Molecule: small-subunit ribosomal RNA
Organism: metagenome
RNA sequence: AGAGUUUGAUCCUGGCUCAGAACGAACGCUGGCGGCAGGCCUAACACAUGCAAGUCGAGCGCGAGAUUUCUUUCGGGAAAUUGAAAGCGGCGAACGGGUGAGUAAUGCAUGGGAACGUGCCCUGUGGUGGGGAACAACCGUUGGAAACGACGGCUAAUACCGCAUAAGCCCUUCGGGGGAAAGCUUUAUGCGCCAUAGGAGCGGCCCAUGUUGGAUUAGGUAGUUGGUGGGGUAAAGGCCUACCAAGCCUACGAUCCAUAGCUGGUCUGAGAGGAUGAUCAGCCACACUGGAACUGAGAUACGGUCCAGACUCCUACGGGAGGCAGCAGUGGGGAAUAUUGCGCAAUGGGGGAAACCCUGACGCAGCCAUGCCGCGUGAGUGAAGAAGGCCUUCGGGUUGUAAAACUCUUUCGCCUGUGAAGAUGAUGACUGUAACAGGAGAAGAAGCUCCGGCUAACUUCGUGCCAGCAGCCGCGGUAAUACGAAGGGAGCUAGCGUUGUUCGGAAUUACUGGGCGUAAAGGGCGCGCAGGCUGAUUUACAAGUCAGGGGUGAAAUCCCGAGGCUCAACCUCGGAACUGCCUUUGAUACUGUAAGUCUAGAGUCCGUGAGAGGAUGGCGGAACACCCAGUGUAGAGGUGAAAUUCGUAGAUAUUGGGUGGAACACCAGUGGCGAAGGCGGCCAUCUGGCACGGUACUGACGCUGAGGCGCGAAAGCGUGGGGAGCAAACAGGAUUAGAUACCCUGGUAGUCCACGCCGUAAACGAUGUGCGCUAGCCGUCGGGGGCUUGUCCCUCGGGGGCGAAGCUAACGCAUUAAGCGCACCGCCUGGGGAGUACGGUCGCAAGAUUAAAACUCAAAGGAAUUGACGGGGGCCCGCACAAGCGGUGGAGCAUGUGGUUUAAUUCGAAGCAACGCGCAGAACCUUACCAACCUUUGACAUCCCGAUUGUGGUUACCAGAGAUGGUUUCCUUCAGUUCGGCUGGAUCGGUGACAGGUGCUGCAUGGCUGUCGUCAGCUCGUGUCGUGAGAUGUUGGGUUAAGUCCCGCAACGAGCGCAACCCUUAUCCUUAGUUGCCAGCGGUUCGGCCGGGCACUUUAAGGAAACUGCCAGUGAUAAGCUGGAGGAAGGCGGGGAUGACGUCAAGUCCUCAUGGCCCUUACAGGUUGGGCUACACACGUGCUACAAUGGCGGUUACAGAGGGCAGCUACUUCGUGAGGAGAAGCUAAUCCCUAAAAGCCGUCUCAGUUCGGAUUGUACUCUGCAACUCGAGUGCAUGAAGUUGGGAUCGCUAGUAAUCGCAGAUCAGCAUGCUGCGGUGAAUACGUUCUCGGGCCUUGUACACACCGCCCGUCACACCAUGGGAGUUGGUUUUACCUUAAGCCGGUGCGCUAACCUUCGGGAGGCAGCCGGUCACGGUAGGGUCAGCGACUGGGGUGAAGUCGAAACAAGGUA
Repeated sequence: AGAGUUUGAUCCUGGCUCAGAACGAACGCUGGCGGCAGGCCUAACACAUGCAAGUCGAGCGCGAGAUUUCUUUCGGGAAAUUGAAAGCGGCGAACGGGUGAGUAAUGCAUGGGAACGUGCCCUGUGGUGGGGAACAACCGUUGGAAACGACGGCUAAUACCGCAUAAGCCCUUCGGGGGAAAGCUUUAUGCGCCAUAGGAGCGGCCCAUGUUGGAUUAGGUAGUUGGUGGGGUAAAGGCCUACCAAGCCUACGAUCCAUAGCUGGUCUGAGAGGAUGAUCAGCCACACUGGAACUGAGAUACGGUCCAGACUCCUACGGGAGGCAGCAGUGGGGAAUAUUGCGCAAUGGGGGAAACCCUGACGCAGCCAUGCCGCGUGAGUGAAGAAGGCCUUCGGGUUGUAAAACUCUUUCGCCUGUGAAGAUGAUGACUGUAACAGGAGAAGAAGCUCCGGCUAACUUCGUGCCAGCAGCCGCGGUAAUACGAAGGGAGCUAGCGUUGUUCGGAAUUACUGGGCGUAAAGGGCGCGCAGGCUGAUUUACAAGUCAGGGGUGAAAUCCCGAGGCUCAACCUCGGAACUGCCUUUGAUACUGUAAGUCUAGAGUCCGUGAGAGGAUGGCGGAACACCCAGUGUAGAGGUGAAAUUCGUAGAUAUUGGGUGGAACACCAGUGGCGAAGGCGGCCAUCUGGCACGGUACUGACGCUGAGGCGCGAAAGCGUGGGGAGCAAACAGGAUUAGAUACCCUGGUAGUCCACGCCGUAAACGAUGUGCGCUAGCCGUCGGGGGCUUGUCCCUCGGGGGCGAAGCUAACGCAUUAAGCGCACCGCCUGGGGAGUACGGUCGCAAGAUUAAAACUCAAAGGAAUUGACGGGGGCCCGCACAAGCGGUGGAGCAUGUGGUUUAAUUCGAAGCAACGCGCAGAACCUUACCAACCUUUGACAUCCCGAUUGUGGUUACCAGAGAUGGUUUCCUUCAGUUCGGCUGGAUCGGUGACAGGUGCUGCAUGGCUGUCGUCAGCUCGUGUCGUGAGAUGUUGGGUUAAGUCCCGCAACGAGCGCAACCCUUAUCCUUAGUUGCCAGCGGUUCGGCCGGGCACUUUAAGGAAACUGCCAGUGAUAAGCUGGAGGAAGGCGGGGAUGACGUCAAGUCCUCAUGGCCCUUACAGGUUGGGCUACACACGUGCUACAAUGGCGGUUACAGAGGGCAGCUACUUCGUGAGGAGAAGCUAAUCCCUAAAAGCCGUCUCAGUUCGGAUUGUACUCUGCAACUCGAGUGCAUGAAGUUGGGAUCGCUAGUAAUCGCAGAUCAGCAUGCUGCGGUGAAUACGUUCUCGGGCCUUGUACACACCGCCCGUCACACCAUGGGAGUUGGUUUUACCUUAAGCCGGUGCGCUAACCUUCGGGAGGCAGCCGGUCACGGUAGGGUCAGCGACUGGGGUGAAGUCGAAACAAGGUA
């Protein structure tokens, strides 16, 4: 410090996600030791049990019991000492400890203040005299189950009450008045007591500032705000009360609602900030819930009291008891948080004179990897790179010096021993702890996560969109580095991962530090209160500001420096810091405040000017509709075409007259005016603003503007008019699959006027207002000026175009800024949900305005780029259309396919680019299919083992016509050789490795092929432009068949394509002359047959020839084009081969090759038979026809190119024929196939025929092992459909179409198919509007799987959250009233009454009781608000390939 993710790619905007740090954590797996820390975040839920606050005999009385002494009638008694328990009294219990419910301010933080209190402590002053009356304890009686009492009697005090005294104190009308004490004792410089002054510390109160969110909470408040009198308090104060006044708070956010203890700090961050408030520390609040006071120095009191309530417990049912948010602990809740431990040894606290007692504060220990820190689990050597595992291209690699082995060490742990500090004199819970010494022995001690990218780390197997993973992008559908396992690797390590939360990254709320033309975002426009900001200059002040000083900012924490535990964590000390607040002194530039001056901003005035600026009234012509009348006759109107409609009752058309309403042609213009909306005939009246010129006046009067007020198109609403045209709704006619639309005919609201509402628009320049500054050029509107009078120059104000700098993501903007700045306002923060719901406000309504959430997605967007596409445009090409010729589609047959059938009908090919295709030829074979049978190292290859054999002759025998085959005698042994049965060959048998597979995957592949397309395109290097994808080049002007060439040009060159080079054909020449040829010569059997020749034809080698070379025109003087000459051929002469980058996951695993998977007595191999040839039907491709341009008969002429020895076969002969039997020649320019056919002549005469030949019968021929399924051919007989073919559709532009025959491959045989060959030989092309395909440029795009694209809405189904909803349940708050506990206050007090007074009667005073006031809980009634549930219902979101349409994206087919 960044990264991933929107796209085909790019830049930007923008969200989501990740890497970091942290935690009082939890969960999963794992777990050796120690130190330091931490440990109910949830139920402020309920609590068994124990403990957590007592102490003082030196305040007091009593005194169980014990001891001792004395005495005794032996029961006891007395005295002394000691002394439990309880009581009176004092102090403490208000501290310490817990918790965070409440509290948004009676709180907290910081800093100030004045009207206060203060036990214990400290300092000082003064005093401490003399009396009195009680009550507990105790004793007695008594009630009650208990808790706890009641009555009577006795008694002490540092308990209580008078009296005296009063330096100082308090009150005061200034005369005066009032009020105190306590003693104890061990006898001391003792401890206390009273009054008073002060201090310290502590506490109470007040003020300022700061302190969460919500305005879908805008008004709140009656003791409320202030005053006066009174009361009350320790103290100021409406704190309380009476009266008076009507204030007080609030947009700088009152009130209300929600949430929350606050702080030092903690976490994070570069910081500013953000989040947080465990542990430690300060403050506050609370103590079962609510209320209340008492005591006291202090409480409205956690372990006190009273009342009410809920809950729990005891009970004899009459009554009682209780409060762990103290420490442990229990239940419960929860993902989750510990021991009913030891000790007062230390520190601290309470009491006490002290000893001492108490202390779950505290000090320690226990549990927990909860965190931080430290240590260990060994170290060295060790290659046969062991074994095993895993992978493998089988060679090896890796695990890996890792292990083993050898040598060494002993931290931690274990065992044994010694043994602290913590303790100033005593006292040690921890604890036989820390530490030290010794001993044994590598011994007791490693896991977790990850390995597709982000992000360090890769292979194999399994699985097969399954199982699963996933933080985001995304993996998985048979070769998964992404799932699971293994091996290996990476990271961290006694931990590692996951989850949750916070900050960061996020400049993604932007103070530091963002934006608003098109990405989210400028209010529709103006006026203007508050607010913010504000010209020049002088003086004063000193609030802001700046500087210095002082106070404070607790400690701890953080940081720095030291020090202590072996280090560290941790702890201690010192420093710095605590960015803040207060105060004081000073400065006065700037802001501010006050006073003054000025004129540049702003305004007034005078003079001119332009204008659809606004309002009211009047006037005008054209058009239109209607009415009346005339002329006139059959149509008019309307459309793509029609129809509805009007018209013989006279329309349309035309002429004249009249009526009516609305709008104002031309002028008219990126012209004018207005704030915007908006404004358009002419005239008049009223009226707003603006510009220019002058420079007389005012003297900052200014800018912006939350709320507020006003204006505000169209549509719509209300009332009343008006209504010609137009025209939602509606009706009809068309269109259509439908057509609730587009088109047509009608037509009502409305459009118009008046008045009143509405308040919204793509109210747009998608650009807030104002001011200043920053190059120009060219139009234009209004005004002014100049002189040289012009198509001139200068200047101010508007309204446009183009452009500099600059800005911008780009597009673009650019003195009319989107540039550079200032001031103020409005608005934005991912998409959807949604501008929706609820609530409020406004409105007659429609609705407007303000404006969420749940849920859901990882995008949604902007600009530009390259493609592709368009029922966009331009240019161009092609048998693409058109113009023609001939076909297909109808018939019969052939052939292929689909379908069906079948045991099998093997498989593949599927729009063009599958379908006479693979198949250049299925009777068996082929053959892959089916049935039956058979074989298992195999039909075929290599290796191993065993056996046999190898060459040439010769003898004999057997079978046979023979060829030949079998057996056999003898001789000799094949090749290499290192001379060795050493190697090689063949055959047979055996064993296992293996063979084999037309089994699967063409979507794992190679190769080959099709197609766009023989279309003219496809790219690269360097340079340049652009942030970039990319562009340029390759576009443009011409031209071409062509990216062919020329010119131009930020491009210059180059490559693959095009063309050319190659083959063939057309002309000529040369060479050569057999098997070819024959002009001339000779011969002839008349056949180039022979001699001869090579001229010609021809053959096959080499050359020539054509290049727009020449001429004219045209073009730009170019490229080229047009015409001409010459030429065999002319502008590429004709044809072929040749197929760029790429597209279609195109085709082929069944040609071949090949990865993976699968079968292995079978999915392999073999044999026989069947099938691929089936047949209701559908389609493609063909053949033959339908006839006279023909059939039949006759006649005879002319090709080219091929093929031939397991062959072609002349010729002869037989047969009607297919063919048969003989038989020359030819391994081919020699012989053969070989006859060419259309042609010509004659006949037939328009008919299902002398057309047509299907089908069938029958008899044959040939091939072949074999023609039944299932071949071809022949003869005779038979003689079907068919009379030119609907919609539709195919081929062809010249030696072409059409027509005619010939040959070949395959092949035993089988062609209407295929591939070639020649013969005869046309028609037409105006042209490019249209159809199809293609090329280039351009345009739009929401497409990029690229239009066979994308995509919208209803409906149906499932799920999810949410609004409404009759109501219902609960919480909270509030108003009024009722009731009223305890307490307090007031009154009363006839009952009761110790201290004081008394004249002894009584009084003063007090208490109970009663009454009143106040008041918690409770009750009744009514509001507000929040939440839960709710039949039914509304829309929304998400889902697999559902339904209906086709709204948007291209002119998206009606922009």